[in-house]
A computed fold for a 1552-nucleotide RNA from a Caldifarciminota bacterium, annotated as small-subunit ribosomal RNA. The RNAcentral record of the sequence draws on SILVA. The organism belongs to Caldifarciminota, within Bacteria.

RNA sequence: AGGGUUUGAUCCUGGCUCAGGGCUAACGCUGGCAGCGUGCCUUAGCCAUGCAAGUCGAGCGGGGAGGUCCCCUUCGGGGGGCCUCCUAGCGGCGGACGGCGGAGUAAUACACGGCUAACCUGCCCCGGGGAGGGGGACAACCCGGGGAAACCUGGGCUAAUCCCCCGUACGCUCCUCCGGGGGCAUCCCUGGAGGAGGAAAGGGUAGCGGGGGGAAACUCCCGCUACUCGCCCUGGGAGGGGGCCGUGGCCCAUCAGGUAGUUGGUGGGGUAACGGCCCACCAAGCCUGAGACGGGUAGCCGGCGUGAGAGCGCGGCCGGCCCGAGGGGCACUGAGACACGGGCCCCACUCCUACGGGAGGCAGCAGGCUGGAAAUAUGGGCAAUGGGCGAAAGCCUGACCCUGCGACGCUGCGUGCGGGAAGAAGCCCUUCGGGGUGUAAACCGCUUUUGUGGGGGACGAGGCCCCCAUCGUAAGGGAUGGGGGUGACGGUACCCCACGAAUAAGCCACGGCUAACCUCGUGCCAGCAGCCGCGGUAAUACGGGGGUGGCAAGCGUUGCCCGGAAUCACUGGGCUUAAAGGGGGUGUAGGCGGCCGGGUGUGUCGGGCGUGUAAUCUGACGGCUCAACCGUCAGGCUGCGUCCGAAACUACCCGGCUAGAGGGCGCCAGAGGGAGGCGGAACUCCUGGUGUAGCGGUGAAAUGCGUAGAUAUCAGGGGGAACGCCGAAGGCGAAGGCAGCCUCCUGGGGCGCUCCUGACGCUGAGGCCCGAAGGCCAGGGGAGCAAAGGGGAUUAGAUACCCCCGUAGUCCUGGCAGUAAACGAUGUGGGCUAGCCGUCUGGCCCGCCUUUGGCGGGCUGGGUGGCGUAGGGAAACCGUUAAGCCCACCGCCUGGGGAGUACGCCCGCAAGGGUGAAACUCAAAGGAAUAGACGGGAGCCCGCACAAGCGGCGGAGCGCGUGGUUUAAUUCGAUGCUGACCGAAGAACCUCACCUGGGCUUGACAUCCCGCCGUCAAGCCCGGCCGAAAGGUCGGGUGAGCCCCUUCGGGGGCAGGCGGGACAGGAGCUGCACGGCUGUCGUCAGCUCGUGUCGUGAGAUGUUGGGUUAAGUCCCGCAACGAGCGCAACCCCUGCCCUUAGUUGCCAGCGGGUCGCACGCCCUCGCGUGCGAUGCCGGGGACUCUAAGGGGACUGCCGGCGAAGAGCCGGAGGAAGGAGGGGACGACGUCAAGUCCGUGUGGCCCUUAUGCCCAGGGCUACACACGCGCUACAAUGGGCGGCACAGAGGGAUGCGAGGCCGCGAGGCCAAGCUAAUCCCCCAAAACCGCCCCCAGUUCGGAUCGCAGGCUGCAACCCGCCUGCGUGAAGGUGGAGUCGCUAGUAAUCACCUAUCAGCUAUGGGGUGGUGAAUACGUUCCCGGGCUCUGUACUCACCGCCCGUCACGCCAUGGGAGCCGGGAGCGCCUGAAGCCCCGCUACGGCGGGGUGAGGGCGAGCUCGGUGACUGGGGCGAAGUCGUAACAAGGUAGCCGUACGGGAACGUGCGGCUG
Repeated sequence: AGGGUUUGAUCCUGGCUCAGGGCUAACGCUGGCAGCGUGCCUUAGCCAUGCAAGUCGAGCGGGGAGGUCCCCUUCGGGGGGCCUCCUAGCGGCGGACGGCGGAGUAAUACACGGCUAACCUGCCCCGGGGAGGGGGACAACCCGGGGAAACCUGGGCUAAUCCCCCGUACGCUCCUCCGGGGGCAUCCCUGGAGGAGGAAAGGGUAGCGGGGGGAAACUCCCGCUACUCGCCCUGGGAGGGGGCCGUGGCCCAUCAGGUAGUUGGUGGGGUAACGGCCCACCAAGCCUGAGACGGGUAGCCGGCGUGAGAGCGCGGCCGGCCCGAGGGGCACUGAGACACGGGCCCCACUCCUACGGGAGGCAGCAGGCUGGAAAUAUGGGCAAUGGGCGAAAGCCUGACCCUGCGACGCUGCGUGCGGGAAGAAGCCCUUCGGGGUGUAAACCGCUUUUGUGGGGGACGAGGCCCCCAUCGUAAGGGAUGGGGGUGACGGUACCCCACGAAUAAGCCACGGCUAACCUCGUGCCAGCAGCCGCGGUAAUACGGGGGUGGCAAGCGUUGCCCGGAAUCACUGGGCUUAAAGGGGGUGUAGGCGGCCGGGUGUGUCGGGCGUGUAAUCUGACGGCUCAACCGUCAGGCUGCGUCCGAAACUACCCGGCUAGAGGGCGCCAGAGGGAGGCGGAACUCCUGGUGUAGCGGUGAAAUGCGUAGAUAUCAGGGGGAACGCCGAAGGCGAAGGCAGCCUCCUGGGGCGCUCCUGACGCUGAGGCCCGAAGGCCAGGGGAGCAAAGGGGAUUAGAUACCCCCGUAGUCCUGGCAGUAAACGAUGUGGGCUAGCCGUCUGGCCCGCCUUUGGCGGGCUGGGUGGCGUAGGGAAACCGUUAAGCCCACCGCCUGGGGAGUACGCCCGCAAGGGUGAAACUCAAAGGAAUAGACGGGAGCCCGCACAAGCGGCGGAGCGCGUGGUUUAAUUCGAUGCUGACCGAAGAACCUCACCUGGGCUUGACAUCCCGCCGUCAAGCCCGGCCGAAAGGUCGGGUGAGCCCCUUCGGGGGCAGGCGGGACAGGAGCUGCACGGCUGUCGUCAGCUCGUGUCGUGAGAUGUUGGGUUAAGUCCCGCAACGAGCGCAACCCCUGCCCUUAGUUGCCAGCGGGUCGCACGCCCUCGCGUGCGAUGCCGGGGACUCUAAGGGGACUGCCGGCGAAGAGCCGGAGGAAGGAGGGGACGACGUCAAGUCCGUGUGGCCCUUAUGCCCAGGGCUACACACGCGCUACAAUGGGCGGCACAGAGGGAUGCGAGGCCGCGAGGCCAAGCUAAUCCCCCAAAACCGCCCCCAGUUCGGAUCGCAGGCUGCAACCCGCCUGCGUGAAGGUGGAGUCGCUAGUAAUCACCUAUCAGCUAUGGGGUGGUGAAUACGUUCCCGGGCUCUGUACUCACCGCCCGUCACGCCAUGGGAGCCGGGAGCGCCUGAAGCCCCGCUACGGCGGGGUGAGGGCGAGCUCGGUGACUGGGGCGAAGUCGUAACAAGGUAGCCGUACGGGAACGUGCGGCUG
């Protein structure tokens, strides 16, 4: 000192929340010791029992006991004296202190400061004076009576420090008179004189005297003297109190008026005393916005907690004050009480009772019950301190001092210290290597606080008492010294000895905030949570474990307070848009106020004095071993009072001034307001004319109007409302608001002159006035418009938007209402702080036009706009018209929802307005700005995107795939585009993952270890049996091999095998744990970075702009300058040319060969020639081609456009142009896209099975649905025949020429070919010819039957092919939808991968033939860039509103019902007090007052209540779509009406 939390991110506003400190605490877990503190916050509920206030015999009479002595005695006893002790009663003092509690109390209290000239004061201290005489009663006691008791009562005796009288009396009190002094009024002090009034108590000790008793000792009584304790009067003091005043300290204004003894006066009563305290009479006052009255809450303070402070909260312990004593009232006594352990009465409760009556009051100390989350012993002692009484001893003292119990708090100590492994075990983690716990333990050494046992052992004790001595006194008391006695705590503290690491550690946390992390379990479950939030299969957030962090005899939790919170802001906040400026004015109280001078001294400042108790706090020092705790001293206690001083400022008084304000005179602009009158356009209605079939209305229509003549048009008339152009960014007004013209009345403002007044000012709580639209009342008026309403459309619906009608209303007069987005969302006034440009309206000056006047310029006022500096602001923005810098005053805000709601009150005719909550609930709600995404927003631009065009799909049959269904299984995945002839480029077995069944386990496969075999068993070979196979089992044979060593007998090792153990294996799960690869946006033109700059920041700039491009392609411009990934190019194919090369390719020319045909020679054989064929040979290197290299194209050239440039258009040349065509190539990223079943891989799971082997089945099912295709529906066709022309591929368990067989599929034989050589290989469409003749056909071929062929172990489920027969649907396919822009579509065939074969109509390639169309970019889809709006950001498949339904919760109303509180009126009325009368009696009667009770009418608060109103909250309910993008009718505000609902509509307003 701050942190977390609103967002995708940012800044701000703002709430919630956390970290700190503190408790009279409680709860959970745990717990060794000591000291000091502390301990019913709830029931001011009720209490058993004991104790808590008595004491004095030196006030008095009596009684009792003991001791001792004496006398008498009938020996039972009686009497007496003395000493000591106890005592009920009378009397005195004390029970008014101490102790307890906080109910009441908001002022009768408290605190601080004053006043008392309006008072009291027992005991104590000091001073003065006094105590003479006399009388009387009642207890005790005795006798009697009543009662269960408590107790009461009659009679009789008696003492006193009890009571009374008389006397005396001052300096006391009162009255009168005469003086002096003082004070704030009443008055006070004081001197003198006179008059009147009021006192008393004795006790003790000693001595002396007298008297009594006694034998005496001695004692009693009386008197005197002395001392002493008391008594009376009086003055003073100390301490204590009463009363009064000032100031201060809670909440509610939804408490605004209160008050009848009320306010004052006069007189009286009463008191210690003032007073309306009380009473009578008189007056009508008094309090209140500076908060009366009422309600709620509360004891107040010193102080305590917190805080930097200012503050805020609190008032427990301790101290002061107040109040209370079961609830309520009352007085008595007394110095003091209205009296906790006194009294009386009423009430409630409890107890006793013989039912007649009585007793009681723990909020004293213990203790009990109850209540509660919650608080102790029925302890010890008066030793100390203090108190009461007493002369004293002493007694009493639950005050107090101690002890006990409770980690309740604070403080201190301990649970050991040192050594001890590269580090035991256990446990945990692990990448299996290791790491952690951890020097921790064990173990070794040491110590002994604490503990246990034993011994010693205080301070607190001084005083007092007793004894002695000395001094002193007449004596005693007294002073000093000595000795003795006196301790609850206390078996204490403290000290010493012995023993022994011994007796002693937990709690919370570990996702962020916040310090501390792994593993397992769990699987939106169980649970956690202070806030944000965790948990839906890898959870550092749940639970356990290990580890770690923090604190420690404690640790956490809960509750409360302060802090953080500047989040009520005095210190120290705000109000344009976040919450917040009153709709506007006027003005009351109040607040604030110009310049100069003088005075006063209110505030203010300085100083002195007094006070601010002690404790607490701070500092210093000191005492307990330290500390806590305690002591001493000092400071401080921020305050109040008083005196003195200062005089700048403030205030007040006096005087003056003119700069503020106001006035005068002159002039000016204006929709400022009110009233009266006038005018034209439009509209509508009526009348008449012309005229005819429609008009009107909309997106399109319809309702409506019109042949009874509309609309249109002309003329005339009526009516109401509003005022076009001027007109504007214009003017006026305080705001609302104000608009034709004229007149009248009237408000405000501005300018000029500087004439007057002389601070007259500013603001303004309340009050009063004004106040758009809508609305209300009454009366008019009513053309147009138009809520409601009716109708027509639209629609799923349409209570709307659109249309046709239409009533209130809109207008006028009078009255009410009082609201608004009443907005500049910006209160009013004043001062100060750069400018520039408009505009309205004055004044002065200049210029121009000839003038009234107008135009232009400059200066200077007053308005009204734009931009902008400094500055401000979260930003947007504001910026002399401030949102800047200041002053004054008012209003208002304090998270969102609930709610501008409820209740109460005020206003209103009503509608409603004003004021204005709470419960409950949320972790946000917000403002501005940023980047995106989106828009039924805008601009620019692309793409077979649309359009134009060609062919399809969607209909049929079939093929394939998918969904679904079915099934033992129909294995799995893919699912809009981007799944669906996809993974499948080949499911009959295999594949295979599925199902059924049969089997195997170290396994079908890898590596390692152990044992055995390795010439006995294994293995290998053969065979038998079971079996569907796999496999199981049995028999026979053989039992071999390799390497090294070798004494050759053999030994060791390997391969191989068996058994066992590690492990293998898994197409089991998770593509939401991953790698890799892929799809898609998208071949789209984008995506970023560095530095700089701008911005508080997110971020922006660059990358935007102007051009241009296929392109972020290039150019220009520019706070940017560069760069990267993309684009393009580099690569491949293809189009032209060249070079090189030439077999297996080529053959123009040359030679040759072969074959065929023709001709000639010719009988034939044969020969020759010609033509044709054949690259067959020689040869050639032209051509084609092959395949390697190169050239070519670059807007290079010309013209135009473009300012220039980039580039575009046209042209030339060229095989080719402006990227020639095609391919490969896919930026940052998106879809948790796809794939764990291609493979890899983390984690999880299976382990005689989820692994492995096998047989059979399934993946091929079929009522359906969808997708992709094939073949068609025919004549641009089909059939038959003839006859051409490719390219690219493939081929050795292959391609297979050719021949033969077969109608054919194919078969047999078989050449060639490792392939530019041989083969597949006849390309087909086309072309030529013939038939078909529009028909379900010579179209179409499905389906089915029969017969075959091929592959393969095997074609039943379930292959392909052939022949014959059969011949289905189908006649161009609804809504809708797909492809294609050129060698493309369409159409035709060929090849190929996979593959035994093939379900291929699929995929990948190849060539042949070969079109049509593109005006164009409005629209649909997708995309790029820019601007814009946004309440969206899992981003429009978004967000979100209201009714309804369900659950839960709190709450308003509510016929009422129940209860609490306070007051009023009447009735009744205890004790007590007051008064009156009669009395003189411990009286009687009466009146008043009076707690309480009863009755009555209301007030107020709360509980409850059938029913009812809305509200809040609640993973997946219903209806719609209101709002957010122009949200699809812009939204919102006020008001009115309507409607299931959000809402709709009217009127006026706002722009947010």